[in-house]
C1' cells in the first nucleotide's frame, strides 16, 4: 500500500468495447463576487512594430574646453550690493575625441536540432582561460604617427574627402632574458608500441607604462592555483519497414596545411574500405535535463513558472576585434519587408521592459526605485543597471478570514403541497430580547521592522583587518501592526435532484418546445423538457468545455490470452538467435555483499523553527531506486578444461504398411464401330417436353476399338510431415516401431528470415479424350427463372513438362520434454503360450478420476501440472478493401491502412415461441353422413354513399337479428327552429315576499311569455316551517381519455394445465419435482424415480332429468263405493302427479389380459354401467381484447352553453357490397273437410269462457281467475276428396281498393283483416356452416320487452324423429416429449438483395 458502477439478453454466465464517479492545469467560457497573504499571467503569428527606456564607466592614461559652475582680469550699467558682456583651462568638472576595461554577463525566445544537443559516468600524456589569489624575475633607452580642434570641400540627408597642428598607460625600434618557445646532444621516469614527461647543456628567438593628493594604483616574462570553457568516449531517453540497403572525403593510411588543441577539419598521394535487420539510410515529429501531474506500485503523460545545459536574435552567409563571439540593442554581403529622400542615395531589426496592431477562446502598466541583492567601470565618492526589488491590473491558482453569536412557538404572515373543518413544509428560520465587533467606515499612534554597511575621525597591530566614536542613506509607506469610536451595522452565490449519484412534489407543455456523460427522457396524469416550492452538494466561488493520468489486468515486466468469443503460420527441413543432461576442477563476465566517488541547488518526505494560523519561507538530516571505481564471496547462470551415459545418433536382427517413383499386366462397366435377331416406340420426369427412332432406334447376341476408374475384401483398419495414398506384378527408394545393448559421447530442442513440399479449380506448351461436365443451346417450372429438373454439350476432368501457392489446407487445438487414478476395444513387435488368461514397447479408438474450463466439453493422443522456443490477437462495420511494394504470363497472391460510422458486435448455456423437423395423443378437425349458406324475393344488422342530421359504440377468429328483452311523439344522445340561465331535478347561506296554488284573459306550433283577480301555517312573541323571487357557493354535461381505472364480459378453453415449500443439481439464468413406462375424458391413476410433500385447476360436492322408497294430499288423482255420467259432487289418498327428504352405480360381482392402475365382454344383476344425459362451475395467464353510452371513478374540457325545455325532422335515406335470417322454387307437396295427442309459461289499465254482430281483423254484452281451480282451443300427424308437373290450385313479393285496432297523433314511419293484382324464383359458381342421439332435421306452443308494433329476432317448451364414423395420411385448433434456431413485439418474427 490496490474499492467500483452503468450499458449487448426475455433472463444468465463469459468475452469485449463504450461511458461515469477521482486527481490535475500557464487554461478558456457561463452566472455570481467582501477581504488578506503567497505564487502565477501570449500555450496562437520565431507575425509586423509607433514611442520611451534596457551598457556603460574611468579626468588617478591623454590632448583638450563645446556647454555648466567657481576664481582671476577687463569692460558696461549702477552710490553700493550686484547684474550683464568679453578674456583667461586657473579650479570644480566635462559634451565630443584618443586610450583602458566592459559590451561574449545579465535579460528574451524555443525557430532549428533525433545530434555527443542533453543526462550520467569517465578521459584529454591533445587544449585555452581577461579580471582574482600565490610564487619568482623585471620595469633601461629611443622613435615615428594619428583623432579631437582648426581650415577647405562634396552631399537634401546619412555621412565622407582633402590639408595643417598635437598628446598618451595608443603604436614602433633597440637593450636586458630569471624564464618561455624551437632545435641538437646526454641522462632519468611513465600505462615505455607509437608516444609523453623530467634534469643538464649548446645555439636561436622573445617583455614592459606609466599615473598620483606619495597612501597607493598600475605594467612585463614565467610557474602554480581558482574559475570558466574546448575536445573525445561508454551508456541512456521519439515514431514509421507501406523507408532495406546507405556512403566518394566516403572508411583507413602516409605526408602536409590549419587550429588553443585532437581529428578528412582541409589538401596531395595510396589502399578499398565504412555503416546496416541489435534497424543503416530516408521521412515525420521534437529543444534536453533537474522536475511536474497521475498511479498502490511498475508505469503513463507533460517539460509553463524556478534552476542547469543547448540553440537562436527579420531570413541566409561571412569573417573582424578580442582572454573569450562568428557577437540580440557590433561590422560586411545577399534577400524579403518597412521608413526617409531633393530620386542621386540613405536608415532600420522589441524572441530586452512597458506598449501598439494582427492572430486568437485567451494572457497585465507605455508605473516607482537603485533603499536592498547582484553586475559593469572607478583608488574612492560615485555613475549606469526595465537585472533586481516594489507597486498596478486579473477569482487565473493555493491558503486563511468574514458575511454574526445566544435566546426566541401564537410553531405568526406569506409561499408551496395535501386525504383541504384541518394538516404538513419553509421553520428557530423571521419578528422580538440580550450580546459580540473580526471585517468595513471614522479617529489616533506607528520616523516601528527590513541595517549589514558607507563617509569622516581616533585606537590596535607589519599589510590589511578589527574596535570605538561620529555621520549619511527607505522606493515600497504613513504601509504592516496596535489602540479608540460607531454599529449587526458593509458582505452569498452556483450547480444539481430518472439510474450511475447525495437530493421530490405541483403546474405548464404534449415525439412539440426541449434535455442528454452513458443508458435514455418528451406522442395529455413527465420525480428526465420549462417554471415554482422544497431538498442536496460545494461555497467567494460554482458549473461547462478542452487536455493528461487513473479507474483500464483494455498492450498484461509486475499482470492477459489464442478448440467454439479476436487470435496456431497449410506442412516440413534448416540459418541467425533463444534455451539446454550427469560429475568434477578453474576463472569471476552476469549475480550477491562491504566500501569510496558522484548523483548541483531548488523540488519530494521527516524533525525543528519564522510570518497571529495556514499556504509560504528558513534550517537540519533523509531520499534521489542511477552511474563509475575498489575489496571480497562462489551456490546459480556463463567462459575454459577433464570425465560419464540416461538425451540424441550409429550398428546388428527379424518383422510391418493403400508411404513414394517408374515400367508391365488384368477383368467388370460405360461409350462407340461393324454385324445379327427384332419392331414401334425409346428416353426422361412430380407431370411433361426438347432429344433419339421405319434411312429400323430402344432391347438382345457376337466381334472389335478407345479412354478413365479400380466393385467385393474395406474396418472407429493401415501408411505418410502435411497435402494425400486403394486392381495385380516387378524394379528402385523413403520412414517409423520392436528386440539386442556392440559403438559415438550432449553430437540436443525450437526456429525470425531462407529453402522445399503443398487438394481442387486455374494458366502455358504438347498429347489424349470413354465418362462426367462450368460456359453455351434447347425443353420444362415460374409472376419472371439468366436457377434448382430434363435433353445435348465446349473448356476441363487423364498424361508429360513448366507455372500458380490458395482451401472449413480442421482435431477450427504450433513443436519438443517430463510428471499426474483407472476401465475397455483394436493394429505392429517382443516375451509367454492351452486356440483361456496375462506382461511389455510403439500406434489408433471409446468411457471416465483428479484437475482445468464461461460453459459445451477436455481428460496420459489434455484444453491438467510445469519448462523452452516460434507464430498470432487487442470492440463491430468500413476491409482482407484502398494506396504502395514484392511475386506472377494472367487470374491473382503476400504484406496491409485511414477517413467515416455504431453501443454494440460476439461465445456458451437457459426458458419460451416457432419449424412446409420427429414421436405420442385429442377435438364434428378431417373423413363418413344429414340438413343448410353462397343464386331469388323479403326481413334485419353492417360497410359505403347520401344528408341539415342520417346520434354513438362493437370491426379476423372473439364486430355485423351485436349494446337494443320493442326508435311514430317520448325514448334520443343527432339536425333545424323557438325558449330558459341557480337553471329540468338535489343542497347550503344571506336578503325580500307571503304564499304554493287556483281562477280568468291575451299571444304562440308548443315550450313559454304578458296581464288581472284571490290567498299561508304553528307560536303570545322572538322565531320556525313551507313556497316563490334576488344574490352567492354549488349544479348539470350520453363532452374527451377503456392506452389513467373499478366492476363486468368475450376468447384461447371445460384445453389439462399453472405453481409453491423444503431438499438436491448448476458459478448462474434455471433444472429436478411436472421426466420415463403403462393408463385415463383428465398432471386420472399405478409403477419407476433426488426427490418428498402441498396449492390453484381435473374429478367430486350443487341444480335438473331418468328408477325406487318415506312423508304430505288441494285447485292434483280416481283402483274400490255412490252419482244427475261432467272427477261435476260425496268419498278415498292406492296410483298418477306435485313438493321435500332419502336410497341407488362403486369396475362392487364373474371371465380373460395386465406387476399394478386399468382394459375387454351381444357377461350377470339392474330403471340406469363404466363421467348415465343436461346445466351451473372457467386455474396461472394471453389479446394495452370490449365497455368512461348501464353504473362507478382519476384527470382534462364547457358554464346565457358542450347544460336544459319545446315543436318539427332524423336514427327508417339508397347506385351498391357483405353478414345473419324468413319464405320458396313444390307431389315425402298445395288446397278443402273431418278426427287425435303436449309441455312449459304469462295474466287485473290483464287473461278473457260463453252469447250476439261482422266473410274477417274486431266490436258489443258478459261469467270465471291475482290463478295445480279460470283463460287453455297445438301443429306436424291420421282419414277422405281434389290438383297431375305447369312458373302451375307451386311461390307469395309488389301494387290497387276497402277496413279493424292501439295511441294526443299511424304522412314521413305501426301491426292486423278482406277483396283484387300475382314479381323473382325450376335447388343455386368458386367457396363455406351446423350437427354423433332423443342429437340433426321437421312441427307447432309460450314468455320477456310492450299502448301498439315493424319478432322472420332472442329465450324457453314439448311433438315426430333419422343417417354415418373405415380410420388419423391430409386441412384447422390444442396437449406432452424431443430436435434446430441468427426469433423474444416471439414466423403476421428476423433478414439479404433489387426497384422506386
Nucleotide at each position: 500500500u490496490u474499492a467500483g458502477a452503468g450499458u449487448u439478453u426475455g433472463a444468465u454466465c463469459c468475452u469485449g468495447g463504450c461511458u461515469c464517479a477521482g486527481g490535475a492545469u500557464g487554461a478558456a467560457c457561463u452566472c455570481u463576487a467582501g477581504c488578506g497573504a503567497c505564487a502565477g499571467g501570449c500555450u496562437u503569428a520565431a507575425c509586423a512594430c509607433a514611442u520611451g527606456c534596457a551598457a556603460g564607466u574611468c579626468g588617478a592614461g591623454g590632448g583638450g574646453c563645446a556647454g555648466c559652475a567657481u576664481g582671476g582680469c577687463g569692460g558696461u550699467g549702477g552710490c553700493a550690493a550686484c547684474a550683464c558682456c568679453g578674456c583667461u583651462g586657473a579650479u570644480g568638472g566635462c559634451g565630443a575625441c584618443c586610450g583602458g576595461c566592459g559590451c561574449a554577463c545579465g535579460g528574451g525566445u524555443g525557430c532549428g536540432u533525433a545530434a555527443c544537443a542533453c543526462g550520467u559516468a569517465u578521459g584529454c600524456a591533445a587544449c585555452c582561460u581577461a579580471c582574482c589569489c600565490c610564487c619568482c624575475a623585471c620595469c633601461g633607452g629611443g622613435g615615428g604617427a594619428u583623432a579631437a580642434c582648426c581650415c577647405g570641400g562634396a552631399g537634401a540627408a546619412a555621412u565622407c574627402c582633402g590639408g595643417a597642428c598635437u598628446a598618451a598607460u595608443a603604436c614602433c625600434c633597440c637593450a636586458u632574458g630569471u624564464g618561455g618557445c624551437g632545435u641538437g646532444c646526454g641522462g632519468g621516469a611513465g600505462a615505455c608500441a607509437a608516444c609523453u614527461c623530467c634534469c643538464g647543456u649548446a645555439c636561436g628567438u622573445u617583455a614592459a607604462a606609466g599615473a598620483u593628493u606619495c597612501a597607493u594604483c598600475g605594467g612585463u616574462a614565467g610557474g602554480g592555483g581558482a574559475u570558466g570553457g574546448g575536445c573525445a568516449u561508454g551508456c541512456g531517453g521519439a515514431u514509421g519497414a507501406u523507408u532495406a540497403g546507405c556512403u566518394g572525403g566516403u572508411u583507413g593510411g602516409u605526408g602536409g596545411g590549419g587550429c588553443a588543441a585532437c581529428g578528412g577539419c582541409c589538401c596531395a598521394c595510396c589502399a578499398a574500405g565504412g555503416c546496416g535487420a541489435c534497424g543503416a539510410u530516408c521521412a515525420u515529429u521534437a529543444g534536453g535535463g533537474g522536475u511536474u501531474c497521475u498511479g498502490a506500485g511498475a508505469g503513463g503523460a507533460a517539460g509553463g513558472u524556478c534552476c542547469c545545459c543547448c540553440a537562436c536574435a527579420u531570413u541566409g552567409g561571412u569573417a573582424c576585434u578580442g582572454a573569450g563571439a562568428c557577437a540580440c540593442g557590433g561590422a560586411c554581403c545577399a534577400a524579403a519587408c518597412u521608413c526617409c529622400u531633393a530620386c542621386g542615395g540613405g536608415a532600420g531589426g522589441c524572441a530586452g521592459c512597458a506598449g501598439u496592431g494582427a492572430g486568437g477562446a485567451a494572457u497585465a502598466u507605455u508605473g516607482g526605485u537603485c533603499a536592498a541583492u547582484g553586475g559593469g567601470c572607478g583608488g574612492a565618492a560615485g555613475c549606469c543597471u526595465g537585472a533586481a526589488c516594489c507597486a498596478g491590473c486579473c477569482a487565473a491558482g493555493u491558503c486563511g478570514c468574514g458575511u454574526g453569536a445566544g435566546g426566541g412557538a401564537a410553531g405568526a404572515c406569506g409561499g408551496c403541497c395535501c386525504u383541504a373543518c384541518g394538516g404538513g413544509u419553509u421553520g428557530u428560520a423571521a419578528a422580538c430580547c440580550u450580546c459580540u465587533u473580526u471585517u468595513u467606515c471614522g479617529g489616533g499612534g506607528g520616523a516601528a521592522u527590513a541595517a549589514a554597511g558607507u563617509u569622516c575621525g581616533c585606537c590596535a597591530c607589519g599589510c590589511g583587518u578589527g574596535g570605538c566614536g561620529u555621520u549619511u542613506u527607505g522606493c515600497a509607506u504613513g504601509u504592516a501592526c496596535c489602540c479608540c469610536g460607531c454599529g449587526a451595522a458593509u458582505a452569498a452565490g452556483g450547480a444539481u435532484c430518472g439510474g450511475c449519484u447525495a437530493a421530490c412534489u405541483c403546474c405548464g407543455u404534449g415525439c412539440c418546445a426541449g434535455c442528454a456523460g452513458c443508458c435514455g427522457c418528451g406522442g395529455u396524469a413527465a420525480u428526465a423538457c420549462g417554471g415554482a416550492g422544497g431538498a442536496u452538494c460545494c461555497g467567494a466561488g460554482u458549473g461547462u468545455u478542452a487536455u493528461c493520468c487513473g479507474g483500464a489486468u483494455u498492450u498484461a515486466u509486475u499482470g492477459g490470452g489464442u478448440u467454439u468469443a479476436a487470435a496456431g503460420g497449410g506442412u516440413g527441413c534448416g540459418u541467425a538467435g533463444g534455451c539446454g543432461g550427469g560429475a568434477u576442477g578453474u576463472c569471476a563476465a552476469g549475480u550477491c555483499a562491504g566500501u569510496g566517488g558522484u548523483g548541483a541547488a531548488a523540488u519530494g518526505g521527516u524533525g525543528c523553527g519564522g510570518c497571529u494560523c495556514a499556504a509560504c519561507c528558513g534550517u537540519a538530516g533523509c531520499a534521489u531506486u542511477g552511474c563509475c571505481g575498489u575489496u571480497g564471496a562462489a551456490a546459480c547462470u556463463g567462459g575454459c578444461g577433464u570425465c560419464c551415459u540416461u538425451g540424441a545418433g550409429u550398428g546388428c536382427g527379424a518383422a510391418u504398411g493403400a508411404g513414394g517413383u517408374a515400367c508391365g499386366c488384368g477383368g467388370a462397366a460405360c461409350g462407340u464401330g461393324u454385324u445379327a435377331u427384332g419392331u414401334a416406340g425409346c428416353g426422361g420426369u412430380g407431370a411433361a417436353a426438347u432429344g433419339c427412332a421405319u434411312a429400323g432406334a430402344u432391347a438382345u447376341g457376337a466381334c472389335a476399338c478407345a479412354g478413365a476408374a479400380c466393385a467385393c475384401c474395406g474396418a472407429u483398419u493401415g501408411c505418410g510431415a502435411a497435402g494425400g495414398c486403394a486392381g495385380c506384378g516387378u524394379a528402385c527408394u523413403g520412414g517409423g516401431a520392436c528386440g539386442c545393448g556392440a559403438c559415438u559421447g550432449a553430437c540436443g530442442c525450437u526456429g525470425a528470415g531462407g529453402c522445399a513440399c503443398g487438394a481442387a479449380a486455374g494458366u502455358g506448351c504438347g498429347g489424349g479424350g470413354a465418362u462426367c461436365g462450368a460456359a453455351c443451346a434447347g425443353g420444362a417450372u415460374u409472376a419472371g427463372a439468366u436457377a434448382c429438373c430434363c435433353u445435348g454439350g465446349u473448356a476441363g476432368u487423364c498424361c508429360g513438362c513448366a507455372c500458380a501457392g490458395u482451401a472449413a489446407a480442421c482435431g477450427a487445438u504450433g513443436a519438443a520434454u517430463g510428471c499426474u487414478a483407472g476401465c475397455u476395444g483394436u493394429c505392429g513387435g517382443c516375451g509367454a503360450c492351452a486356440c483361456a488368461a496375462u506382461g511389455u514397447c510403439g500406434g489408433u479408438g471409446g468411457c471416465c478420476a483428479a484437475g482445468c474450463g464461461a460453459a459445451a466439453g477436455c481428460g496420459a493422443u489434455a484444453a491438467g501440472c510445469a519448462u523452452u522456443c516460434c507464430a498470432c490477437c487487442u470492440g463491430g462495420g468500413g476491409a482482407g478493401u484502398a494506396c504502395g511494394u514484392u511475386c506472377g504470363c494472367a487470374a491473382g497472391a503476400a504484406c496491409g491502412a485511414a477517413a467515416c460510422u455504431c453501443a454494440a458486435a460476439g461465445g456458451a448455456a437457459u426458458u419460451g415461441a416457432c419449424g412446409g423437423g420427429g414421436g405420442c395423443c385429442c377435438g364434428c378437425a378431417c373423413a363418413a353422413g344429414c340438413g343448410g349458406a353462397g343464386g331469388a324475393a323479403c326481413a334485419u344488422g353492417u360497410g359505403g354513399u347520401u344528408u341539415a342530421a342520417u346520434u354513438c359504440g362493437a370491426u379476423g377468429a372473439u364486430a355485423c337479428g351485436c349494446g337494443a328483452g320493442g326508435a311514430a311523439c317520448c325514448u334520443u344522445a343527432c339536425c333545424c327552429g323557438g325558449g330558459c340561465u341557480u337553471g329540468a331535478a338535489a343542497u347550503c347561506a344571506g336578503g325580500c315576499a307571503g304564499a304554493c296554488g287556483c281562477a280568468g284573459g291575451g299571444g304562440g306550433a308548443g315550450a313559454c311569455c304578458c296581464c288581472u283577480g284571490u290567498u299561508c301555517c304553528a307560536g303570545c312573541g322572538a322565531u320556525g316551517g313551507c313556497u316563490g323571487c334576488c344574490u352567492g357557493g354549488u349544479a348539470g354535461g350520453u363532452g374527451c381519455u377503456g392506452c389513467a381505472u373499478g366492476g363486468u364480459u368475450g376468447u384461447c378453453g371445460u384445453c389439462a394445465g399453472c405453481u409453491c415449500g423444503u431438499g438436491c443439481c448448476g458459478u448462474g439464468a434455471g433444472g429436478u419435482g411436472u421426466c420415463g413406462g403403462c393408463u385415463u375424458a383428465a398432471g386420472u391413476g399405478c409403477c419407476a424415480u433426488a426427490a418428498c410433500g402441498a396449492g390453484c385447476g381435473c374429478a367430486a360436492c350443487c341444480c335438473u332429468u331418468g328408477c325406487c322408497g318415506a312423508c304430505a294430499g288441494u285447485u292434483g288423482c280416481c283402483a274400490u263405493c255412490a252419482u244427475u255420467c261432467g272427477g261435476g259432487u260425496g268419498g278415498g289418498c292406492a296410483c298418477u302427479c306435485u313438493g321435500u327428504c332419502g336410497g341407488g352405480a362403486c369396475u362392487g360381482c364373474c371371465a380373460c389380459c395386465g406387476c399394478a392402475a386399468g382394459g375387454u365382454g351381444c357377461g350377470a344383476g339392474g330403471a340406469a354401467g363404466g363421467u348415465g344425459g343436461g346445466g351451473a362451475u372457467g386455474a396461472c395467464g394471453u389479446c394495452a381484447a370490449a365497455u368512461c353510452a348501464g353504473c362507478a371513478c382519476g384527470g382534462c374540457c364547457c358554464u346565457u352553453a358542450c347544460g336544459u325545455c319545446c315543436g318539427g325532422g332524423g336514427c327508417g335515406a339508397c347506385a351498391c357490397a357483405c353478414g345473419u335470417g324468413u319464405u320458396a322454387c313444390a307431389a315425402u307437396g298445395g288446397g278443402u273437410g273431418g278426427g287425435a295427442c303436449a309441455g312449459a309459461g304469462a295474466g287485473c289499465g290483464g287473461c278473457c269462457a260463453g252469447g250476439c254482430g261482422g266473410c274477417g281483423a274486431c266490436g258489443c254484452c258478459g261469467a270465471g281467475c291475482g290463478g295445480a281451480u279460470c283463460c287453455c282451443g297445438a301443429a306436424a300427424c291420421c282419414c277422405a276428396c281434389u290438383c297431375u308437373c305447369a312458373g302451375u290450385u307451386c311461390g307469395g313479393a309488389u301494387c290497387g281498393g276497402a277496413g279493424u285496432c292501439u295511441g294526443c297523433a299511424a304522412c314521413c314511419c305501426g301491426a292486423c283483416u278482406c277483396c283484387g293484382u300475382g314479381a323473382a324464383g325450376c335447388u343455386g359458381g368458386a367457396u363455406u356452416c351446423g350437427c354423433u342421439a332423443g342429437u340433426a332435421a321437421u312441427c307447432g306452443c309460450g314468455c320477456a320487452u310492450c299502448a301498439g308494433c315493424c319478432a322472420u329476432g332472442g329465450c324457453g317448451c314439448g311433438g315426430u324423429g333419422a343417417a354415418u364414423a373405415c380410420g388419423u395420411u391430409c386441412c384447422c385448433g390444442g396437449g406432452c416429449c424431443u430436435u434446430g434456431c441468427a426469433c423474444a413485439c416471439a414466423c403476421c418474427g428476423c433478414c439479404g438483395g433489387u426497384c422506386a
Model confidence (mean pLDDT): 84 of 100. Predicted 3D model of a 1396-nucleotide RNA (small-subunit ribosomal RNA) from an uncultured bacterium. The RNAcentral record of the sequence draws on Greengenes.